This is a predicted structure of a 687-nucleotide part of an RNA (large-subunit ribosomal RNA, domain II) from a marine sediment metagenome. The coordinates come from a structure-prediction model, not an experiment, and the mean pLDDT is 84.

[in-house]
Context: one part of a larger RNA
RNA sequence: UCCGGCGAGUUACGGUUUGUAGCAAGGUUAAUCCGUUACGCGGAGGAGCCGUAGCGAAAGCGAGUCUGAAUAGGGCGAUUUAGUUGCAGGUCGUAGACGCGAAACCAGGUGAUCUACCCAUGGCCAGGUUGAAGUGACCGUAAAAGGUCGCGGAGGACCGAACGGGUUAACGUUGAAAAGUUAUCCGAUGAGCUGUGGGGAGGAGUAAAAGUCUAAUCAAACCUGGAGAUAUCUCGUUCUCCCCGAAAUAGCUUUAGGGCUAGCCUCGAGUCACUACGUUGUGGGGGUAGAGCUACUGAAUGAGACGAGGGCCCUGCCCGGGUACCUCCCUCAACCAAACUCCGAAUACCACAGCGACUACCUCGGGAGUCAGACUAUGGGGGAUAAUCUCCGUGGUCAAAAGGGGAACAGCCCAGAUCGUCGGCUAAGGUCCCGAAUCCAUGCUAAGUGCGUAAGGAAGUCCUUGUUCUGCGACAGCGAGGAUGUUGGCUUAGAAGCAGCCACCAUUUAAAAAGUGCGUAAUAGCUUACUCAUCGAGAACUUGGGCGCCGAUAAUGAACGGGACUCAAGCAUGGUACCGAAGCCACGGGUUCGCACCUUUGGUGCGAGCGGUAGGGGAGCGUUGAUAGGCAGAUACAGGCCGUACCGUAAGGAGCGGUUGCGGGCCUAUCAAGUGAUUAUGCCGGU
Numbered sequence: 001u002c003c004g005g006c007g008a009g010u011u012a013c014g015g016u017u018u019g020u021a022g023c024a025a026g027g028u029u030a031a032u033c034c035g036u037u038a039c040g041c042g043g044a045g046g047a048g049c050c051g052u053a054g055c056g057a058a059a060g061c062g063a064g065u066c067u068g069a070a071u072a073g074g075g076c077g078a079u080u081u082a083g084u085u086g087c088a089g090g091u092c093g094u095a096g097a098c099g100c101g102a103a104a105c106c107a108g109g110u111g112a113u114c115u116a117c118c119c120a121u122g123g124c125c126a127g128g129u130u131g132a133a134g135u136g137a138c139c140g141u142a143a144a145a146g147g148u149c150g151c152g153g154a155g156g157a158c159c160g161a162a163c164g165g166g167u168u169a170a171c172g173u174u175g176a177a178a179a180g181u182u183a184u185c186c187g188a189u190g191a192g193c194u195g196u197g198g199g200g201a202g203g204a205g206u207a208a209a210a211g212u213c214u215a216a217u218c219a220a221a222c223c224u225g226g227a228g229a230u231a232u233c234u235c236g237u238u239c240u241c242c243c244c245g246a247a248a249u250a251g252c253u254u255u256a257g258g259g260c261u262a263g264c265c266u267c268g269a270g271u272c273a274c275u276a277c278g279u280u281g282u283g284g285g286g287g288u289a290g291a292g293c294u295a296c297u298g299a300a301u302g303a304g305a306c307g308a309g310g311g312c313c314c315u316g317c318c319c320g321g322g323u324a325c326c327u328c329c330c331u332c333a334a335c336c337a338a339a340c341u342c343c344g345a346a347u348a349c350c351a352c353a354g355c356g357a358c359u360a361c362c363u364c365g366g367g368a369g370u371c372a373g374a375c376u377a378u379g380g381g382g383g384a385u386a387a388u389c390u391c392c393g394u395g396g397u398c399a400a401a402a403g404g405g406g407a408a409c410a411g412c413c414c415a416g417a418u419c420g421u422c423g424g425c426u427a428a429g430g431u432c433c434c435g436a437a438u439c440c441a442u443g444c445u446a447a448g449u450g451c452g453u454a455a456g457g458a459a460g461u462c463c464u465u466g467u468u469c470u471g472c473g474a475c476a477g478c479g480a481g482g483a484u485g486u487u488g489g490c491u492u493a494g495a496a497g498c499a500g501c502c503a504c505c506a507u508u509u510a511a512a513a514a515g516u517g518c519g520u521a522a523u524a525g526c527u528u529a530c531u532c533a534u535c536g537a538g539a540a541c542u543u544g545g546g547c548g549c550c551g552a553u554a555a556u557g558a559a560c561g562g563g564a565c566u567c568a569a570g571c572a573u574g575g576u577a578c579c580g581a582a583g584c585c586a587c588g589g590g591u592u593c594g595c596a597c598c599u600u601u602g603g604u605g606c607g608a609g610c611g612g613u614a615g616g617g618g619a620g621c622g623u624u625g626a627u628a629g630g631c632a633g634a635u636a637c638a639g640g641c642c643g644u645a646c647c648g649u650a651a652g653g654a655g656c657g658g659u660u661g662c663g664g665g666c667c668u669a670u671c672a673a674g675u676g677a678u679u680a681u682g683c684c685g686g687u
Base pairs, nucleotide, nucleotide: 002686003685004684005683006682011095012094013093014092015091016090017089018088019087020086021085022084023083026050027049028048032044033043034042035041036040054061055060064076065075066074067073098236099235101233105226106225107224108223109222110221117199118198119197120196121195122194123193124192125190127159128158129157130155134151135150136149137148138147139146163187164186165185168183169182170181171180202218204214205213239620240619241618242617243616244615249262250261251260252259253258263370264369265367266366267365268364269363270362275360277356278355279354280353281352282351283350284349290343291341292340297337298336301333302332303331304330307328308327309326310325311323312322313321314320373398374397375396376395377394378393379392380391381390382389403414404413405412418589419588420587421586423585424584425583429579430578431577432563433562434561439575440574441573442572443571444570450565456550457549460547461546462545463544466541467540468539469538477534479532480531481530483507484506485505488502489501490500513528517526518525590610591609592608593607594606595605596604597603598602621676623673624672625671626670627669628668629667630666631665639660640659641658642657643656644655646653647652
């Protein structure tokens, strides 16, 4: 891992409710006793319990009673009578109460053969090194001190085996080993190591102290018991079909991943009324969207100007005057606000009426589940007008929804799967090939844009708005001219069109600036405006729009699903046909509900339905056992295994063939359960 077996809502006693049976203003026995054949059954037993009357704290009274002074008022009752005892189902309570699962707590015991410490008594430490005290001789001193050389042999001294340890590294890590091996390293006469015997223990011991150690177990050992501790937690919870079908919200909560009540689901009973629902009409209140503000509150920009105040300046002071200043008032223009409003919708909401649908609401009772929601569209708050972000309102889908589309893709688009069909029509979306299905018209795009992006940028291209010039010749090019007073004046070293300042005249002209740009030290030189000639048709500027271009840098090539595509297979607009789903239609089958009819355990016809998690309701299949009746069995019954083309919507059920050989079996009905396993890191066995 797989296979087989085992494995989870039970039982007792109460409450409540539904069904069913008996009896009914009544219903019923309990313990116990008697009979019988032990269980069971029959009989006795009316104690007791529930009901038939309530009210009051009670005495008590009673269809009333309590309160009260009351004959009042008010409260609870009556006037409307159904209960009760079994059995069965649902559910709740008390019990281990669907099953498995803690870490822990407590009690009584067992442990110091491991290990920590202590006590008693023993044992062990190769070899080498250093050379303390003391002391001898000699030197030395007044005597000492001191010195030298010997002797000596101290030390938690040194090196290093045994012994003890465990520093570093590698290996080992389903090991040779539940702590080791190899190399290396530390102590090795000491607070040393070690044998034997002994001591004290679980909130206790022991501890040169690490929460260490106390038998591979220690922030409280192990064993047994209380004990099925408790577990608002996790996991698991076993056959089938049919009908309906949620919630992830509100309030409260030592509450927040838990609960209770309500809401939403289901089943039963009742009410049958335009009550609820939809829509139309009529009538309402509102202060949102929008809008507006000399209509308030506040914010805020510019202009004007009578006046007022302030600042500054003038004035010796007052008065007064002035101003590129500020504020207020006034006028004009533009403008902002969730906590502004002179205004003010659409919706929504409320009431009434008509109509529609013939569906639901509503009331009572049984049973739930839900209280982590998700994305999307839209109105908002928070955040950064960030987030697959977060919090509300409204709708949708998912959740609990399969099918088609979107390349793939719970929440997007289309559309809601009762079953069958090698039939048809459509939706979204598509129709060159992959891959079912198309042709056409008018334009646009040249970027493979299409097939990812902004501010910003650009004689891309198409359409468009307005103005001006133009056969009296525009625009561009080419040819020619572009002069004179004058080097204008000032400034300056210089300033001559061209550093700068001021002015910007006049003349000759077809035209020509006191000069457009280069240039020079300043001149010079080139050039432009402007003019003529040549040429011969549109030109210049501008408004808005369509589609493109640049902006555009990341790790495999990876930004159309791919191939590929350019008067398209791209984009825009319009048309036509087709494809395309479990949608719709057609034909046939099943089932539920409603109605009608009939020959009524049911059948037929018509109509409407039949996705589904949590969950509610209904109907069944199978297993084991019990009881009653029936049946088969040597011409082969039960069981196991194998084969098989049968029946049933399913759980499942036959028949036949092979095998086996008396133990029991089969059918029908009823009853009772240790009654159904792919999952609990389930348990046991096999492999």